RNAcentral holds the full RNA, with entries from ENA and SILVA. Predicted 3D model of a 532-nucleotide part of an RNA (small-subunit ribosomal RNA, 5' domain) from a Candidatus Hydrogenedentota bacterium.
[in-house]
Context: one part of a larger RNA
RNA sequence: GAACGAACGCUGGCGGCACGCCUCAUACAUGCAAGUCGAGCGAUUAAAGCCCCUUCGGGGGUGUAUAGAGCGGCGAACGGGUGAGUAACAGGUGGGUAAUCUGCCUCCUGGCGGGGGACAACAGUUGGAAACGACUGCUAAUACCGCAUGUGAUUGUGGGUCUAUGGCCUGCAAGGAAAGGCGCUUCACGGCGCCACCAGGAGAUGAGCCCGCCCCCCAUUAGCUAGUUGGUGAGAUAACAGCCCACCAAGGCAACGAUGGGUAGCCGAGCUGAGAGGUUGAUCGGCCACACUGGAACUGAGACACGGUCCAGACACCUACGGGUGGCAGCAGUAGGGAAUAUUGCGCAAUGGACGAAAGUCUGACGCAGCGAUGCCGCGUGAGUGACGAAGGCCCUAGGGUUGUAAAGCUCUUUUCUGAGGGAAGAAUGGUCCGGGGAGGAAAUGUCCUGGAUUUGACGGUACCUCAGGAAUAAGGAACGGCUAACUCCGUGCCAGCAGCCGCGGUAAUACGGAGGUUCCAAGCGUUGUUC
Numbered sequence: 001g002a003a004c005g006a007a008c009g010c011u012g013g014c015g016g017c018a019c020g021c022c023u024c025a026u027a028c029a030u031g032c033a034a035g036u037c038g039a040g041c042g043a044u045u046a047a048a049g050c051c052c053c054u055u056c057g058g059g060g061g062u063g064u065a066u067a068g069a070g071c072g073g074c075g076a077a078c079g080g081g082u083g084a085g086u087a088a089c090a091g092g093u094g095g096g097u098a099a100u101c102u103g104c105c106u107c108c109u110g111g112c113g114g115g116g117g118a119c120a121a122c123a124g125u126u127g128g129a130a131a132c133g134a135c136u137g138c139u140a141a142u143a144c145c146g147c148a149u150g151u152g153a154u155u156g157u158g159g160g161u162c163u164a165u166g167g168c169c170u171g172c173a174a175g176g177a178a179a180g181g182c183g184c185u186u187c188a189c190g191g192c193g194c195c196a197c198c199a200g201g202a203g204a205u206g207a208g209c210c211c212g213c214c215c216c217c218c219a220u221u222a223g224c225u226a227g228u229u230g231g232u233g234a235g236a237u238a239a240c241a242g243c244c245c246a247c248c249a250a251g252g253c254a255a256c257g258a259u260g261g262g263u264a265g266c267c268g269a270g271c272u273g274a275g276a277g278g279u280u281g282a283u284c285g286g287c288c289a290c291a292c293u294g295g296a297a298c299u300g301a302g303a304c305a306c307g308g309u310c311c312a313g314a315c316a317c318c319u320a321c322g323g324g325u326g327g328c329a330g331c332a333g334u335a336g337g338g339a340a341u342a343u344u345g346c347g348c349a350a351u352g353g354a355c356g357a358a359a360g361u362c363u364g365a366c367g368c369a370g371c372g373a374u375g376c377c378g379c380g381u382g383a384g385u386g387a388c389g390a391a392g393g394c395c396c397u398a399g400g401g402u403u404g405u406a407a408a409g410c411u412c413u414u415u416u417c418u419g420a421g422g423g424a425a426g427a428a429u430g431g432u433c434c435g436g437g438g439a440g441g442a443a444a445u446g447u448c449c450u451g452g453a454u455u456u457g458a459c460g461g462u463a464c465c466u467c468a469g470g471a472a473u474a475a476g477g478a479a480c481g482g483c484u485a486a487c488u489c490c491g492u493g494c495c496a497g498c499a500g501c502c503g504c505g506g507u508a509a510u511a512c513g514g515a516g517g518u519u520c521c522a523a524g525c526g527u528u529g530u531u532c
Base pairs, nucleotide, nucleotide: 001532002531003530004529006528007527008526009525010524013379014378015377016376017375018374019372020371021337026335027334028333030332031331032330035074036073037072040071041070043066049062050061051060052059053058081290082289083288091214092213093212094211095210096209097208100207101206105203106202107201108200109199110198111197113147115145116144122137123136124135125134126133127132154174155173156172157171158170159169160168161167162166180195181194182193183192184191185190216262217261218260223253224252225251228250229249230248231247232246233245235243265287266286267285268284269280270279271278272277292313293312294311295310296309315326316325317324318323343369345368346367347366351365352363353362354361355360382412383411384410385409392403393402394401395400417469418468419467420466421465422464426459430455431454432453433452434451435450436449437448438447476521477520478519479518480517481502482501483500487516488515489514490513491512497504498503
């Protein structure tokens, strides 16, 4: 000199864009943060309308519809948080997988036949303070289970071929599937459209595993290792492998630093520097790990699962003492800790996500607003003129000098400010109404393309614009001995004090305290801390 997720002191007008618990991975009151689908199913509820009955009070049905539950499907493995652990194939980078899996999505091929038995909800009985159950009975499905069909999956085995632990082709044997819903048309059978479903192939995406290189300090850590190192066989896995097991062999690592200890999430990047390098890993992006502590599996395409389950533990809460309940390192917020870090806000309008055919619902992701000079950037606090160089202050050699064109005065302007008026972009879709066209089809619905009208904004009457008013609402901080830009007076008298270093102060202190003046920055200025 530069930088900061900073803090502290004094001061403080506005706007834009960013950023905001670095400490206790401490404990958490309260609310919200993951639901959705009635076009899978049995069912059930309320208003309008319509129909029927009526003692005129009302009752019943139909029906658009689906509130709270249940079965079922998909999602809940994403998104969001944190950095404890981890010195490791965790991360970075480059390869391998002929050793693998992949829901939803895209393309292609083929199929979608016929049956059965349950369990919730519900009803009845019943236990418990509660949490939550128990028994009996009834019932539906895209829930569950057989059967049929059946090849190119898969497995075993033989052969051929190739880029050869295996891929591809082929013979034989074994061998596994499915679910409907909605709409349209037809007198009906039926047919068609859309969305689902099953099997297979290819892709895309995502993930698992393996390897080379790189990746902090200590040798005042020198030896470490028994599933340890390798082999054979069997098992487990989507998959290779001591991954696990039995048997056999005695290996494996290490001064090119094993083992042990300490510290630490890694990177893209940030800061600094001419560079080499040093240092950091906040915000944003990629990866990893964790979810009160420890352990475990279940479900599933995917978890060993933050707002799932089970077990153990600590802590806290409820209890009728028999027993139960909980997990903010999600968003706000509270207590505590600390030098220190914000609102228990608005909205799903946009972007993105889950579900749904769609309308739509949900979304503390996100978009916004609030608080904070925490940072960066921009603007303003007026402009011109004005000498009798006014008054006052300070200094003085008492002549004067300086503050100083500074003020006053005069002439203007109105960014800001106040008031009034106007007023966006962010909106594209989607819905409704009115059309046009293409392919297919017997036709219709639907599907695809497309035109017009109308409707959808949290921010917010915000940004911005216009008009009116009036210099009106707006300057401080530090320093002035040298380094280092900027000097005099008074007070004090080795006292009080200053200080980054050198050093000032003991009666003329440009170094302490005050004043005037000056210098440097400026809505900031200094101090402290840390890095280069």